Predicted 3D model of RNase P RNA and transfer RNA as a complex of 440 nucleotides. The prediction has a mean pLDDT of 76. It holds a member of the Rfam family "Bacterial RNase P class A". About the family: Ribonuclease P (RNase P) is a ubiquitous endoribonuclease, found in archaea, bacteria and eukarya as well as chloroplasts and mitochondria. Its best characterised activity is the generation of mature 5'-ends of tRNAs by cleaving the 5'-leader elements of precursor-tRNAs. Cellular RNase Ps are ribonucleoproteins. RNA from bacterial RNase Ps retains its catalytic activity in the absence of the protein subunit, i.e. it is a ribozyme. Isolated eukaryotic and archaeal RNase P RNA has not been shown to retain its catalytic function, but is still essential for the catalytic activity of the holoenzyme. Although the archaeal and eukaryotic holoenzyme s have a much greater protein content than the bacterial ones, the RNA cores from all the three lineages are homologous -- helices corresponding to P1, P2, P3, P4, and P10/11 are common to all cellular RNase P RNAs. Yet, there is considerable sequence variation, particularly among the eukaryotic RNAs. Identified in Yersinia as Ysr151/RnpB. Gene Ontology terms of the family: ribonuclease P activity, dimeric ribonuclease P complex and tRNA processing. The family's RNA type in Rfam is ribozyme.

[in-house]
RNA sequence: CCAGAAGGCUGGACCGCCGCCGGAUCGCAAGAUUGGGAGGAAAGUCCGGACAUCAUGGAACAAUGGAACCGGAUAACCUCCGGCGGGGGCAACCCCAGGGAUAGGACCACAGAGAAGAUACCGCCUGCAUGGCUUCGGCUUUACAGGUAAGGGUGAAAAGGUGCGGUAAGAGCGCACCGCGCACGUGGCAACACGGGUGGCAGGGCAACCCCUUCCAGAUGCAAGACCAAAUAGGAAUCCCGCGGCGGCAACGCCAGUUCCUGUUCCAGAGCGAGGGGUUCGGGUUGGACGCUUGAGCCAGCAUGUGAAUGCUGGCCUAGAGGAAUGGCGGUCUACAACAGAAUCCGGCUUACAGGCCUUCUGGUUUU
RNA sequence: GGCUGAGUAGCUCAGCGGUAGAGCAGGGGAAUCAUAAUCCCUUGGUCGGGGGUUCAAAUCCCUCCUCAGCCA
Numbered sequence: 001c002c003a004g005a006a007g008g009c010u011g012g013a014c015c016g017c018c019g020c021c022g023g024a025u026c027g028c029a030a031g032a033u034u035g036g037g038a039g040g041a042a043a044g045u046c047c048g049g050a051c052a053u054c055a056u057g058g059a060a061c062a063a064u065g066g067a068a069c070c071g072g073a074u075a076a077c078c079u080c081c082g083g084c085g086g087g088g089g090c091a092a093c094c095c096c097a098g099g100g101a102u103a104g105g106a107c108c109a110c111a112g113a114g115a116a117g118a119u120a121c122c123g124c125c126u127g128c129a130u131g132g133c134u135u136c137g138g139c140u141u142u143a144c145a146g147g148u149a150a151g152g153g154u155g156a157a158a159a160g161g162u163g164c165g166g167u168a169a170g171a172g173c174g175c176a177c178c179g180c181g182c183a184c185g186u187g188g189c190a191a192c193a194c195g196g197g198u199g200g201c202a203g204g205g206c207a208a209c210c211c212c213u214u215c216c217a218g219a220u221g222c223a224a225g226a227c228c229a230a231a232u233a234g235g236a237a238u239c240c241c242g243c244g245g246c247g248g249c250a251a252c253g254c255c256a257g258u259u260c261c262u263g264u265u266c267c268a269g270a271g272c273g274a275g276g277g278g279u280u281c282g283g284g285u286u287g288g289a290c291g292c293u294u295g296a297g298c299c300a301g302c303a304u305g306u307g308a309a310u311g312c313u314g315g316c317c318u319a320g321a322g323g324a325a326u327g328g329c330g331g332u333c334u335a336c337a338a339c340a341g342a343a344u345c346c347g348g349c350u351u352a353c354a355g356g357c358c359u360u361c362u363g364g365u366u367u368u
Numbered sequence: 369g370g371c372u373g374a375g376u377a378g379c380u381c382a383g384c385g386g387u388a389g390a391g392c393a394g395g396g397g398a399a400u401c402a403u404a405a406u407c408c409c410u411u412g413g414u415c416g417g418g419g420g421u422u423c424a425a426a427u428c429c430c431u432c433c434u435c436a437g438c439c440a
Stems, first nucleotide, its partner, number of pairs: 001364010012333007020037002023034004039339001043350002046348005051221004056268007064217005069083005084098001085096004099212002104210002107205002121152002123148005129142001131140003160178006179201001180199003184195004225290001227288002235281007244255004257272004297316008369439007378392004386423001394410005416432005
C1' cells in the first nucleotide's frame, strides 16, 4: 500500500432574534426571572421482569403453553459470558432450535426388483436337462432349481467405507486402516477429549410431526388500577342450581345443597335461606387529582473475575402528558445532513440508518 | 398505548409436507336473424418479502411488511 475480519464512538456545531411544553421563585393579578425539554434505535411488540387488579388459603393430578450441549452471570430470560461438539474460511474469524429415533405411533410422493429389521430386475456363479458348433480339449443357446449383494440400474436416501486375501461366484468370510458400538483408564465441576482394549458391525431418515425425558409457567395489561366530585333506575333478556333434613319453646346449632381464578379430587374457610351464580344487551357520568418517573438509574475511580458481571467509595438529577411541547428565520463552518419522535418503567432481541472517526487483528506485496 | 386475527389468479375462497385448484371475470369457438343465458376450448400465480428445518415448504419454525378488528 492492497484485500479482508472483529469491536467501539458519533449522528450536526456555534451565534443572534422570535416562539412551544413542564418545574421552581416572585407577584392580588396580568406577568416577570431562572433552570430543564426525545433516541441509539424512542420502532416492531418478539422474549423476560417490575408494578397493579382479579381469586379465601393450601395440596395432588391433568390439560395448555414454553425451555432444551456443559458451566457461569442475572431480578428474570428464547438474553449475555466462557467452554465443548459440528460446519465454513489460507487466516483473523464467522455460523449452528445442538436432549432422546433400542418406549411407541405416523410419514418417506415419483422412480425403482426392493423404502425398513427388506429385496433378485439386469448381471455373476454352480447343478441338471436341452439345442447348436467343434481342431474332440472344449465353446455356447434356452428353460428349471439354487447360491450371491461384489458390478449395473432407480432414487434425496438401498442395511459400514477403502485395499489385500479368500471363493464356483461372492460376502466382515478373514486381515490392515478409517468409521461405529461397548465397557475401562487418565484429564476436566461438566459437556467432552485422549489412550490402549474389545465387538465383525447390530437400531436408514424425520422429533422446527405426534410423542418421551428433565425443567419452568395462574390470568389480564397503566385504556392495569385506585381517590374526590358529579350522575344514575342499579334496567332488560337468557341459562344453571335451589326452595331441604335433624335437634331445640326460642335464639340458634349440626348435616346436606349451592357459589367462591382452566378441569377433576381432597383439606380448611367464607357467603346464601328464598334466593345464589353466570352470559349478553342497554342507560347515566365523562370534570379534578393520583399512578408518573429517584431508577435492578447515570458518570468516575478502586478491587475481584479470562469474561458476562459483582462489590465499595465519591459525584450527579437528566421530558413527564392535554388530542398530545421539543420548532422557525438569518449568519459562519465544503452542506436544503441518514434512520427516525417519548406516553407506566426497566433488561434484552430483531429491524432501519447518509456521512465521519477510532482501536485491535489476519493474508498478500514492496523496502530494510 | 396495549391485545388479537388475516395475506393464495383480476375478485371471492379451497388446499396445510409430495405436479397449486374451484366459482365468477378475461380471450377464442359453437349455437342464434342478433344479444344474453347455455356448451366446448383456453390465458393468467415471486402462494405478502427474506432466512432456516427437510430429499422435498403455499403448508413447519424465525424475522420483517401490509391490512382488519377489539379494549377507556